[in-house]
Parts: sequence; structure tokens; C1' cells
RNA sequence: GCGGGUAUAGUUUAGUGGUAGAACACGACAUUGCCAAUGUUGAAACGGGGUUUCGAUUACCCCUACCCGCA
Repeated sequence: GCGGGUAUAGUUUAGUGGUAGAACACGACAUUGCCAAUGUUGAAACGGGGUUUCGAUUACCCCUACCCGCA
């Protein structure tokens, strides 16, 4: 330099065009003499830019980061 793959809460991940779910972790409350455990509840995410579309995490293009292969 060329080609391919991946990018979604703090972490691990689901989600093939119609308001993004879960688990763990975290906060509050209940339970307990305290802690842990358990239960209820809450906050928290689509890497960045553009295109198509009534509507994009999803399709297309570019960029960024990481991984694999070729040279």
C1' cells in the first nucleotide's frame, strides 16, 4: 500500500427499516442487630460524518480505532 472483519449502557452481549432489550455492575427502598444474600425500583448505550428513505443500530459511501490476510 491492497483486501476482509468488528465497533450497541461501566463490562459481556441480543436486536436483518418503525420510539433499542437482557445479564453482571451501580443508585434508592424493603427485609436484617450489622454485613452478605434476596425482592422492588431507578439511571445508564447504537464509534464519527454524509447519502437513500415518511422513517436508519439496520442499507450505501467516507473517516477513526482494533483484529486477520496479502504485498